The part of an RNA shown here (large-subunit ribosomal RNA, half A) has 1601 nucleotides and comes from Dyadobacter sediminis. The sequence was found in a public genome assembly.
Context: one part of a larger RNA
RNA sequence: GGCGCAUGGGGGAUACCUAGGCUCUCAGAGGCGAAGAAGGACGUGAUAAGCUGCGAAAAGCUGCGGGGAUUGGCACAUACAAAUUGAUCCGCAGAUAUCCGAAUGGGGCAACCCAAUACCAUGAAGUGGUAUUACCCUGCGGGGGGCAAACCAGGGGAACUGAAACAUCUAAGUACCCUGAGGAGAAGAAAACAACAGUGAUUCCGCAAGUAGUGGCGAGCGAACGCGGAUUAGCCCAAACCAGUCUGGUUACGGCCAGGCCGGGGUUGUAGGACUCACCAAGUGUUUGACAAUGGAACUGGAAUGGUCUGGGAAGGCCAAUCACAGAGGGUGAGAAUCCCGUACAGGCAAGAGCGUCAAACGAGUGAGUAUCCUGAGUAAGUGGGGACCGGAGAAAUCCCCUCUGAAUCCGGCGGCACCAUCCGCCAAGGCUAAAUACUCCUGAGAGACCGAUAGUGAACGAGUACCGUGAGGGAAAGGUGAAAAGUACCGCGAGCAGCGGGGUGAAAUAGAACUUGAAACCAUGCGCUUACAAGCGGGCGGAGCCUUUCGGGGUGACGCCGUGCCUUUUGCAUAAUGAGCCUACGAGUUACGGUUACUGGCAAGGUUAAUGUUUAAAGAACAGGAGCCGAAGCGAAAGCGAGUCUGAAAUGGGCGAUUAGUCAGUGGCUGUAGACGCGAAACUUGGUGAUCUACCCUUGGUCAGGUUGAAGCGCUGGUAACACAUCGUGGAGGACCGAACCGGUAAACGUUGAAAAGUUUUCGGAUGAACUGAGGGUAGGGGUGAAAGGCCAAUCAAACUGAGAAAUAGCUCGUACUCCCCGAAAUGUUUUUAGGAACAGCGUCGUGGUCGAGUCAUGUUCAGGUAGAGCUACUGAUAGGACUAGGGGGAGUCAAAUCCUACCAAAUUCUGACAAACUCCGAAUGGGGCAUGAUAUACACGGCAGUGAGGGCCGGGGUGCUAAGGUCCCGGUCCGAGAGGGGAACAACCCAGAGCAUCAGCUAAGGUCCCAAAAUAUAUGCUAAGUUGAACUAAGGGGGUCCGACUGCAGAGACAGCCAGGAUGUUAGCUUGGAAGCAGCUAUACAUUUAAAGAGUGCGUAACAGCUCACUGGUCGAGCGGGGCGGGCAUCGAUAAUAAACGGGCAUCAAGCAUAUUACCGAAGCUAUGCGAUCGUAAUUUAUUACAAUCGGUAGGGGAGCAUUCUCACAGGGGCGAAGGUCAGGCGUAAGCCUGGCUGGACUGGUGAGAAAAGCAAAUGUAGGCAUAAGUAACGAUAAUGCGGAUGAGAAAUCCGCACACCGAAAGACUAAGGAUUCCUCCGCUAUGCUAAUCAACGGAGGGUUAGGCGGGGCCUAAGGGAUAGCCGACAGGCGACUCUCGAUGGACAGCAGGUUAAUAUUCCUGCCCUUGCGUGCAGUGUGAAAAAGUGACGGAGCUGUGUGGUAGGUACGUACUGACGGAAUAGUGCGUUGAGCCGAGCCUACGGGCAAAGCGAAUCUGUGAAACGGCUUCCAAGAAAAGCUUUUGAAACAUCAGCUGUAUGCAACCCGUACCGUAAACCGACACAGGUAGUCGAGAAGAAUAUUCUAAGGUGCUC
Repeated sequence: GGCGCAUGGGGGAUACCUAGGCUCUCAGAGGCGAAGAAGGACGUGAUAAGCUGCGAAAAGCUGCGGGGAUUGGCACAUACAAAUUGAUCCGCAGAUAUCCGAAUGGGGCAACCCAAUACCAUGAAGUGGUAUUACCCUGCGGGGGGCAAACCAGGGGAACUGAAACAUCUAAGUACCCUGAGGAGAAGAAAACAACAGUGAUUCCGCAAGUAGUGGCGAGCGAACGCGGAUUAGCCCAAACCAGUCUGGUUACGGCCAGGCCGGGGUUGUAGGACUCACCAAGUGUUUGACAAUGGAACUGGAAUGGUCUGGGAAGGCCAAUCACAGAGGGUGAGAAUCCCGUACAGGCAAGAGCGUCAAACGAGUGAGUAUCCUGAGUAAGUGGGGACCGGAGAAAUCCCCUCUGAAUCCGGCGGCACCAUCCGCCAAGGCUAAAUACUCCUGAGAGACCGAUAGUGAACGAGUACCGUGAGGGAAAGGUGAAAAGUACCGCGAGCAGCGGGGUGAAAUAGAACUUGAAACCAUGCGCUUACAAGCGGGCGGAGCCUUUCGGGGUGACGCCGUGCCUUUUGCAUAAUGAGCCUACGAGUUACGGUUACUGGCAAGGUUAAUGUUUAAAGAACAGGAGCCGAAGCGAAAGCGAGUCUGAAAUGGGCGAUUAGUCAGUGGCUGUAGACGCGAAACUUGGUGAUCUACCCUUGGUCAGGUUGAAGCGCUGGUAACACAUCGUGGAGGACCGAACCGGUAAACGUUGAAAAGUUUUCGGAUGAACUGAGGGUAGGGGUGAAAGGCCAAUCAAACUGAGAAAUAGCUCGUACUCCCCGAAAUGUUUUUAGGAACAGCGUCGUGGUCGAGUCAUGUUCAGGUAGAGCUACUGAUAGGACUAGGGGGAGUCAAAUCCUACCAAAUUCUGACAAACUCCGAAUGGGGCAUGAUAUACACGGCAGUGAGGGCCGGGGUGCUAAGGUCCCGGUCCGAGAGGGGAACAACCCAGAGCAUCAGCUAAGGUCCCAAAAUAUAUGCUAAGUUGAACUAAGGGGGUCCGACUGCAGAGACAGCCAGGAUGUUAGCUUGGAAGCAGCUAUACAUUUAAAGAGUGCGUAACAGCUCACUGGUCGAGCGGGGCGGGCAUCGAUAAUAAACGGGCAUCAAGCAUAUUACCGAAGCUAUGCGAUCGUAAUUUAUUACAAUCGGUAGGGGAGCAUUCUCACAGGGGCGAAGGUCAGGCGUAAGCCUGGCUGGACUGGUGAGAAAAGCAAAUGUAGGCAUAAGUAACGAUAAUGCGGAUGAGAAAUCCGCACACCGAAAGACUAAGGAUUCCUCCGCUAUGCUAAUCAACGGAGGGUUAGGCGGGGCCUAAGGGAUAGCCGACAGGCGACUCUCGAUGGACAGCAGGUUAAUAUUCCUGCCCUUGCGUGCAGUGUGAAAAAGUGACGGAGCUGUGUGGUAGGUACGUACUGACGGAAUAGUGCGUUGAGCCGAGCCUACGGGCAAAGCGAAUCUGUGAAACGGCUUCCAAGAAAAGCUUUUGAAACAUCAGCUGUAUGCAACCCGUACCGUAAACCGACACAGGUAGUCGAGAAGAAUAUUCUAAGGUGCUC
């Protein structure tokens, strides 16, 4: 280290529970608000942060009622109080009710600021209190405004999507925006339907009906009539006519006419009314008042049990009782009718509401006549353009809107689906109307085969909270001690209020507050076995040894053999293709309504109800209800006919039918419409939110060290007739130059899980300008803005963000959860905007059926065919050579012609040879069709349900390609796919062989038998020498490798090889050459001679010779040849890639290689044997068994049977003597699973039979939580730096003090705006925070701290801009908007300085000196005055310059005493004394610059220099806010001895807000105590031009390991 056991930690699953949800039912209520709502802010308690309550009368006040003992909310502590003189509490009615909010006196950045008028406070100013003061409409009484869940009506009105694209269409008049109304809303009393019969307002439900229709006649959309029901309700005006009144016209003054107003009258279609005549009464409706009864708050009464046992506890067990109009439910220390609260039942009464009765008031008729009058006008209708209806312009009626036209008048008009006629129905152009219907923010009572803390609301808990975002908006996690706190007294350890050990409480403390149970991952400790030559998808099989045992068993496992995870996707995955770190919980084919099919059940030529109602009252009941639907008859386009009908002139015809079974319900399969198995877009549309980032613009402010250059103009001089021009000077221009701040971002490096979601370092660009920057504003999403990059618009931009349509759509990817049994595919054809999708066919499965043999195989027989092959004087075409020979070319022929020649081209013919997918005179095998026989068991039809339509390898036949491919395309077969086992080293498809289970049995296949490693070191005969073999493959070519065969040559006249000997002479051949003698070279070479034989020489060798040797010959030897070519076997070279690395390894040589032959053995899940199981079939009978036979690999897929989980019903059970859950062990079952026991646990729960489902997880880069790993690893955020001593403390590198050292010093110092919001100061702490520690802190706790007439803001002003009024515009919402009103600083106006003081504030307190405004009073003076007008306020850039503030440089006597460790000479410091630098300066002098100088002051200051502050001047073109305030003038009303005003003195008065602290940063913006960003002011010394740079001062700091 591994495995196991035990005990813990960790964690919070599981079980149990429920305080909270979800979905409904019945009833109520259906609004609140200017009498100030909804919703908030701020307060309010003895102590008080949150929630709740309440409102300055503040967890409350008053009255009445109830109730009867405790009470001061959640909230359990202390203190202090209240209460039988009736509290707390409950009900009803009142009071109070700060500020904001419609918000309403004006304003505003909601919860704040500022007013006016009247009255009050002794009151002039100031301050305070109470009331009133917005706008719109109005009939002047009043009303409106805003908020609120859905429902309703109206005005506007999408897109995704569907149509497999898309435009009409769809989605859909949906989402959304807007307006309005109510408890409902809308609609509504026929100018309606209908059809020759009738109905009689509207609305809603069930049918009609997915019908009629409509529709790129696609996708889809989709009525009505009529029937059954719910509920029922009808009315009023205008007009005619009459009367009155007013006005006008007219008049003959009698009147007449017209119009307005009020009243009467009157209200419809078989017309009605007016008018004329006649007749009369009756009953109902509305409003108000009274009365009685009903109902009704808190609340009251309300039956009946004891004992015993166990136990901590009884409600449990046992025994014996009781009540019940009450056995609903909850609680009580475990299951309680009889203990408690309750329950059935009964009682009680305040306010208010509805119903009934009575009274009063108001309204409401009939008939006849038919001369006249009335009966809704810019209307109906029509044209054109749209919209609504089922109806998409269609033949298109009807209704609505706009436009242009434009009737009739009862002898009239409208409708009945173009239009016309007939007929029928109805009476428009005015209005009102309950119920039946829709919905639920809310209240009460209940219910649930709904959830039970990852569930159920987002929210069981201080949840729309924490947190995120500028904002709109988004949006969590988090329940449980115990019966009762009895919440651990006391002791010890410890620095300890940490923690732990004792002890105590309790039934239990392993129930101890991090608290019920307490799983898994993960982390430990102890023990048993095992482990240091071992290579391993970690298991399986065998198994020695050891340990243990309750004797059943359990643990470990040396050694041997075998063995490449899971899922997905694929032709194919160990794959180095996808997904998963691990564990736990959650996580995906559901539901509704249609359709179809199967099964089950009811009834059956019939079956069945729907809405609704009734009964009973909560059971998914019963009954009624026959409207309707399906079926019983079909055929036809239809008229129509009918067991037939249509076609047709007609059918011996043909088509479709008839010769009966349906229907309703339940369940299963599949399908349609719906999100439709789950998760997933890029996008589209609609309404809002954003310019705190950034782009541009507007207003108002601010900033830019220092140095350089030297334009125009001007001046002097020269020059010109005069100019021009030139020199010098002056001058100070510039999108000028160099260069800090500032702005930017060129290059490189670093950084890249950063210090930083864009930076750092070095370097670089601009730096008076088109510069940079602050504050306040404006522009908004197909829009803005853009010196233009598609840049920017809040870390987002070729169309922001956010909510919604919305679960958009996704022919795509991924995932899709328990078991067993039977069968079992496809990757093909046709078509496809189709090719990774789909439809039909093919192939699978399940059910039913009948025909009988239709399927398959074998044999026989028969038929068709044109492939392989073959062939081509058999065609078509191609084709080499020859012969023969037309034609042509070339040559010859003195030209021409004839003619001739020709290894030139060549038709035809012919000979030889030979080719073809699109040649065939021929022509198989196989395959196919028919028939017969035999064998076998399919085949077929119909119906339900699929999957497949990416295939792949190998063999054979072809195409293509290169007779390339692990290529590609066909055909046939096979296997893989979906197939395990054996062999092939390993290796889907190659060889063998098809796995139901078991066996320590046997036989074989392929392939093997030396070892690894089962079986032959088998047998026989050869070959190979190359480790060839040997295991992927090798060529052309080379070679006395070797063996064999036949042939040929030589050979007893002696071959071949070896050995012995010879190998000579002319001659050193000639030439050449220095030399060349066989052997450098050239020539000759049959030289010749001697010979058995011997080259003018085959090699070696020499300078040349020499020498050695060969050819050749003899001898010896003695039999075949090691002579030659040819053919064959096995070897060899040819032979080149990265490890020995291509026999599987060791290794193997008469083999363990190769070849031939033979025998034996091994070898698989094959076959056999034995036992068992399942399926189907057959048979039998005791009908659930037996026997026999066959079968049982399996992906997609089909079919069948079961297990488990949760809940419901029924039945009978278990449980504190211990349920569920957890954990360990044993046992059972083919499996899912089940049972039993021990321990834990401490309250519920299992079985059987049915039923219903939120019903089973390993994977979805799944969701949430927990825990690992990397890893004690990286890192600890500027490398400006620490060291020592002392103090405190349990503890000191970091705290405090001191001393050294170091760093910043135009900052890393000081002030201040924004922003933040207590961080400020003190004390006490150290769990967490601080990247370490901490005694410290910007941390925790407590206490304290911010003082203003003058500072800033308001009570003053206006800018950009905003809000409004008048007005204008617009479907609504709303927009614009003045010369009117108002807000709005970044600007204008406006009165305080110095010092001191606190732990913390100071221009605020204190001291001193000073100032502003108003009012009163005194004095003095006086024309005061609203308003108007004028002026002023009042403005640019750049340059030059004056003054001399801060600062800085210099100067500032002498004497004397004392001090100084280190350091060392400067004006040291301190004290005392004497003086006097200097200031001022009468007077005098002066060259006018100043000088001298008495008195006086005076150790303080003086002199020089000198800013950007203040002032002045010059110059330039781009020509540089407004208003208040202030000054002056005119001078209304009024008053004019007053008042008023001015001056002065004095007195009084002087409001609200800010004020702490940080503020280049650890407190702001950046998620952080973050190397980034952040406006303005001051900003010292030396060197220097300088704010550059270096070093320093004051001051600050050493950057939290």
Notes
Its Rfam family is "Bacterial large subunit ribosomal RNA". The coordinates come from a structure-prediction model, not an experiment, and the mean pLDDT is 81. The organism belongs to Dyadobacter, within Bacteria.